Record summary
The prediction has a mean pLDDT of 81. Predicted 3D model of a 569-nucleotide part of an RNA (small-subunit ribosomal RNA, 5' domain) from Ceratosolen solmsi marchali. The RNAcentral record of the full RNA draws on SILVA. Taxonomically the source falls in Ceratosolen solmsi (Eukaryota, Panarthropoda, Apocrita, Ceratosolen).
[in-house]
Context: one part of a larger RNA
RNA sequence: UAUGUUUCUUUCAAAGAUUUAGCCAUGCAUGUGUAAGUAGAGUUGAUUUUAAGGCGAAACUGCGAACGGCUCAAUACAACAGAUAUAAUCUACGUGCCCUGACGUUCUAAACGGAUAACUGCGGUAAUUCUGGAGCCAAUACGUGCUAAAGGCCGGAUUCAGCAAUGAGUCCGGUGCACUUAUCGGAGCAAAACCUUUCCUGGUUUGAUGCUAACUCUGGAUAAGCUGGCUUAUCGCAGGACCUUGUGUCGGCGAAGUUGCACUCGAGUAUCUGCCUUAUCAACUAUCGUCGGUAGUGUAUUGGACUACCGAGGUGUUGACGGGUAACGGAGAAUCAGGGUUCGACUCCGGAGAGGGAGCCUUAGAAACGGCUACCAUGUCUAAGGACAGCAGCAGGCGCGCAACUUAUCCACUGUUCAUUGAACGAGAUAGUGACGAGAAAUAACAAGCUUGUUCUCUUUGAGGUCGAGCAUUGGAAUGGAUGGAAUGUAAACAAUUCCAUGAGAAUCAACGAGAGGGCAAGUCUGGUGCCAGCAGCCGCGGUAAUUCCAGCUCUCGUAAUGUAUAGA
Numbered sequence: 001u002a003u004g005u006u007u008c009u010u011u012c013a014a015a016g017a018u019u020u021a022g023c024c025a026u027g028c029a030u031g032u033g034u035a036a037g038u039a040g041a042g043u044u045g046a047u048u049u050u051a052a053g054g055c056g057a058a059a060c061u062g063c064g065a066a067c068g069g070c071u072c073a074a075u076a077c078a079a080c081a082g083a084u085a086u087a088a089u090c091u092a093c094g095u096g097c098c099c100u101g102a103c104g105u106u107c108u109a110a111a112c113g114g115a116u117a118a119c120u121g122c123g124g125u126a127a128u129u130c131u132g133g134a135g136c137c138a139a140u141a142c143g144u145g146c147u148a149a150a151g152g153c154c155g156g157a158u159u160c161a162g163c164a165a166u167g168a169g170u171c172c173g174g175u176g177c178a179c180u181u182a183u184c185g186g187a188g189c190a191a192a193a194c195c196u197u198u199c200c201u202g203g204u205u206u207g208a209u210g211c212u213a214a215c216u217c218u219g220g221a222u223a224a225g226c227u228g229g230c231u232u233a234u235c236g237c238a239g240g241a242c243c244u245u246g247u248g249u250c251g252g253c254g255a256a257g258u259u260g261c262a263c264u265c266g267a268g269u270a271u272c273u274g275c276c277u278u279a280u281c282a283a284c285u286a287u288c289g290u291c292g293g294u295a296g297u298g299u300a301u302u303g304g305a306c307u308a309c310c311g312a313g314g315u316g317u318u319g320a321c322g323g324g325u326a327a328c329g330g331a332g333a334a335u336c337a338g339g340g341u342u343c344g345a346c347u348c349c350g351g352a353g354a355g356g357g358a359g360c361c362u363u364a365g366a367a368a369c370g371g372c373u374a375c376c377a378u379g380u381c382u383a384a385g386g387a388c389a390g391c392a393g394c395a396g397g398c399g400c401g402c403a404a405c406u407u408a409u410c411c412a413c414u415g416u417u418c419a420u421u422g423a424a425c426g427a428g429a430u431a432g433u434g435a436c437g438a439g440a441a442a443u444a445a446c447a448a449g450c451u452u453g454u455u456c457u458c459u460u461u462g463a464g465g466u467c468g469a470g471c472a473u474u475g476g477a478a479u480g481g482a483u484g485g486a487a488u489g490u491a492a493a494c495a496a497u498u499c500c501a502u503g504a505g506a507a508u509c510a511a512c513g514a515g516a517g518g519g520c521a522a523g524u525c526u527g528g529u530g531c532c533a534g535c536a537g538c539c540g541c542g543g544u545a546a547u548u549c550c551a552g553c554u555c556u557c558g559u560a561a562u563g564u565a566u567a568g569a
Base pairs, nucleotide, nucleotide: 001565002564003563004562005561009440010439011438012437015433016400022398023397024396026395027394028393031063032062037060038059042055043054044053061419070353071352072351080274081273082272083271084270085269086268089267090266094263095262096261097260108233112143113142119135120134122132123131124130152175153174154173155172156171157170158169159168160167161166176230177229179225180224181223182222183221184220210217232256234255235254236253237252240250241249242248243246276324277323278322283315284314285313290312291311292310293309294308295307296306297305328350329349330348332343333342334341335340355376356375358373359372360371378389379388380387381386406431408430409429410428414427415425416424417423418422446475447474448473449471450470451469452468453467455465456464457463458462480509482502483501484500485499486498487497512558513557514556515555516554517539518538523553525552526551527550528549534541535540
């Protein structure tokens, strides 16, 4: 693990892995709306105004749908595990920090442009979550695009002062972050030839960001380039302050968006060590990259990952290469004195896959399949022109088999997603099936009587007591299972729990399974059978007195369980 017989209560609880990663009817399993992107549907109706109010279907927009759930087919240095690296990289959401602005003219900055859906109306097809033509109108969709002071620094021109270096001015050009390119070194076994120690004059300046074992790191500067990535034409709620009263100036709390850096959550790739069996597999690898170098391409990045050129390497009895695996790996499980042996599809971690291969879009993230496109295989509808499908999600069906549950209820719990006080969720929870398995534990207890036993006391013919055993004797007590009602339980129920009532003597409210020759606990009892029927793991039993068959009785072992088969220790 399967199966036979049996089964009162109660608490947990596995469950179509093995065989076919075989095929699937039907239904459901992913959606989401705040005060705060977009309302001229509709509805509501307070009041003065007939509103840019409230609620709000649909649709545009945003986010999610890459998580979760399922399965184990492939896979043998692959995946995985432990230890490391990324100074070779990407990272949505969340959190923290950061986010300079010019002069010329035409002038929108009191606010720019053109579309489109829903909607209206006219249609096509046998058909689909198919769609066409026409008519409107939105944005945090798609685009475009300003305003603004002074100064500093660099380069050039120029004026003045100064012998000069330089200083003080004026004018012109450049100067945000991000991206791309280049620079911010010229030392070195030398050179020189030794004197000057207090020569004279003028001027300037007190001097090197940080980290690491290690940077072509970080930070800074300069010169260019570059198309344009960013630098807010957004939304809600309150309504205030100032006076030169102007359709003036200033201002609060949030929401959303956005550039870069960092943290977080991760992800990719790489390094070292570790894997079952097989030699009836001994050599393998290369023109089509095998191993290395140089340069490119490609990538988020490293790399023969790929391309060009060059070299001839690389692995192997310490088992390469090849074959097998009824092989996903690990954490773990069973058994065990120590050592081991076998298992691990399966609830946690990692990997892989979604009928088979391949390719791709979108995205922060997919080589996604409850996304798309081909091909192959399979199937469904059809008016025959065409169109559609992917349960190794949850239920359920067929097939396969020794072998595995309900087409149930719910988002109340735990969580997840989203624009989110809400909604959705076969994730998940709750019931149903369920002797996979595990825990607790009824089926009687007591007294008297009778029978009987050991022993004690007093005594000896016996009496009494203690301690037991047995009983279709008698007796009242106790209690659950069950049934009815109620509470609690629960999303609602069920069950359990609690209370009330009914409720036990053959307490028929009746315990079974397998055995009884040995191994191995327990019959040489009765009837039947007569080497037959049958039993028997093994030895054996059965041919007319069967301790072994079929039965009855009795007994033994285990007990709500107990046998059998198989695999492993």